[in-house]
Context: one part of a larger RNA
Molecule: small-subunit ribosomal RNA, 5' domain
Organism: uncultured bacterium
RNA sequence: GAUGAACGCUAGCGAUAGGCUUAACACAUGCAAGUCGAGGGGCAGCACUUCGGGUGGCGACCGGCGCACGGGUGAGUAACACGUAUGCAACCUACCCAUAACAGGGGGAUAGCCCUAAGAAAUUGGGAUUAAUACCGCAUAACACAGGGAUGCCGCAUGGCAAUAUUUGUUAAAGAUUCAUUGGUUAUGGAUGGGCAUGCGCAGGAUUAGGUAGUUGGUAGGGGUAACGGCCCACCAAGCCAUCGAUCCUUAGGGGAACUGAGAGGUUGGUCCCCCACACCGGUACUGAGACAGGGACCGGACUCCUACGGGAGGCAGCAGUGAGGAAUAUUGGUCAAUGGUCGAGAGACUGAACCAGCCAAAUCGCGUGAAGGACGACAGUGCUAAGCAUUGUAAACUUCUUUUGUUCGGGAGUAAAAAACGGGACGUGUCCCGUAUUGUAAGUACCGGACGAAUAAGCAUCGGCUAACUCCGUGCCAGCAGCCGCGGUAAUACGGAGGAUGCGAGCGUUAUCC
Numbered sequence: 001g002a003u004g005a006a007c008g009c010u011a012g013c014g015a016u017a018g019g020c021u022u023a024a025c026a027c028a029u030g031c032a033a034g035u036c037g038a039g040g041g042g043c044a045g046c047a048c049u050u051c052g053g054g055u056g057g058c059g060a061c062c063g064g065c066g067c068a069c070g071g072g073u074g075a076g077u078a079a080c081a082c083g084u085a086u087g088c089a090a091c092c093u094a095c096c097c098a099u100a101a102c103a104g105g106g107g108g109a110u111a112g113c114c115c116u117a118a119g120a121a122a123u124u125g126g127g128a129u130u131a132a133u134a135c136c137g138c139a140u141a142a143c144a145c146a147g148g149g150a151u152g153c154c155g156c157a158u159g160g161c162a163a164u165a166u167u168u169g170u171u172a173a174a175g176a177u178u179c180a181u182u183g184g185u186u187a188u189g190g191a192u193g194g195g196c197a198u199g200c201g202c203a204g205g206a207u208u209a210g211g212u213a214g215u216u217g218g219u220a221g222g223g224g225u226a227a228c229g230g231c232c233c234a235c236c237a238a239g240c241c242a243u244c245g246a247u248c249c250u251u252a253g254g255g256g257a258a259c260u261g262a263g264a265g266g267u268u269g270g271u272c273c274c275c276c277a278c279a280c281c282g283g284u285a286c287u288g289a290g291a292c293a294g295g296g297a298c299c300g301g302a303c304u305c306c307u308a309c310g311g312g313a314g315g316c317a318g319c320a321g322u323g324a325g326g327a328a329u330a331u332u333g334g335u336c337a338a339u340g341g342u343c344g345a346g347a348g349a350c351u352g353a354a355c356c357a358g359c360c361a362a363a364u365c366g367c368g369u370g371a372a373g374g375a376c377g378a379c380a381g382u383g384c385u386a387a388g389c390a391u392u393g394u395a396a397a398c399u400u401c402u403u404u405u406g407u408u409c410g411g412g413a414g415u416a417a418a419a420a421a422c423g424g425g426a427c428g429u430g431u432c433c434c435g436u437a438u439u440g441u442a443a444g445u446a447c448c449g450g451a452c453g454a455a456u457a458a459g460c461a462u463c464g465g466c467u468a469a470c471u472c473c474g475u476g477c478c479a480g481c482a483g484c485c486g487c488g489g490u491a492a493u494a495c496g497g498a499g500g501a502u503g504c505g506a507g508c509g510u511u512a513u514c515c
Stems, first nucleotide, its partner, number of pairs: 001514003005511005012367005018360002020325001025323003029320003034065003039062002042058002046056003072278003082201007091194002096190007104138001106136002114127005144170005151162004175182002203250003210241003215238005221233003253275004257268004280301005303314004331357001333356003339353001340351004370401004381391004406452006415442001421436007459504005464485003470499005480487002
């Protein structure tokens, strides 16, 4: 000098940023992921009704998209995890953009509803019936895919690209509507996001010296993957790594950065950003463009809860909050107004992301606790060489002034820009322009103005040297102090108190840690 700090004494205000460093311990309760009726059958509830699901609309259900984002944590991991630089002639990419082509005609079911059965519940079985942008054939197909044949160009080894008179086979679709549109299928290219591989960098220990059998390599081998690969398998060979530190053990998320320092360096990785890993512990796959999935599934385990004892339910390292641990760390708050996200044609819905507010001197910065004059150098206090002097000290009183702050009264924002809606117009088919009405959580807050009145506001540590600041009293190697040197045994500037002084100041000291 610094801190995500804690403790002691003290405390007026504001702004900005921050707030479980310990038990990745256990969690009551609420909320944190839904949305679409312009895909579907329908109509439980609400409202209207011409009594007709007819209309507004819509719970549950089928279907689509989303739930792989956003949010949390740092347990594991010394590793291509991360950083940086390359490569993929070995790869994928929903939604979005551009281009090209297409969408013909059929079928069988199943939720829901209805009937019924089992169960304490969770939930489940049977029957009848029904729809779709759900599911399944058929048709049409290519620049797609697979195989055969032939030409040219190129490269980095396997090889790549192009045109192909070529040839054979395989593979697709879905409609909705307010008639403006929008969605569907295939292919190519782009964009975005990922996957894989490699060079270099990346903690300590040799009181860890040998380690390794899918181990190392091969097969125009097989399987698997989006893709290469012992990734897996069969067979063959005996290799591979290591004192330039293999293997083993310990510790640890990595980086941008932060602190310190003249620098070199040392230390750290909290908040913010990027990447990784994890979601009670261990494992597995399913769905999907994408997960081996925190608020999905299954299995095993530990723990907790319900039970009619037959059987079931759960996972806060999301936001609040509780217990425990600890020196120690906040509200079971408000709003979707803005920014952003998902869904939707849109209106809009949802959003503990986010934006705000609350608590905390825990940090940084700013402001204030008054200003000018005022000598009888007042009283009181303290000290002394004591009718007096010194000091506190221009300090107070007193006079004049100001009103930041405070109290009260009144006014009162910016953050809202656009989007979207409706109406009109231009170009011409989704862009632009004009007009109209609407939308503010914070908040009657910030801020501004008036009135009042010095009014509402100072402490903490130190004073032997280092180190700025000195005397008196008490104590008597006692009580005690102390960062180091060291003080204290009868005049202690070092202990305790007082007066005075010094330093910093809404803080000041102590402790801990780093430089």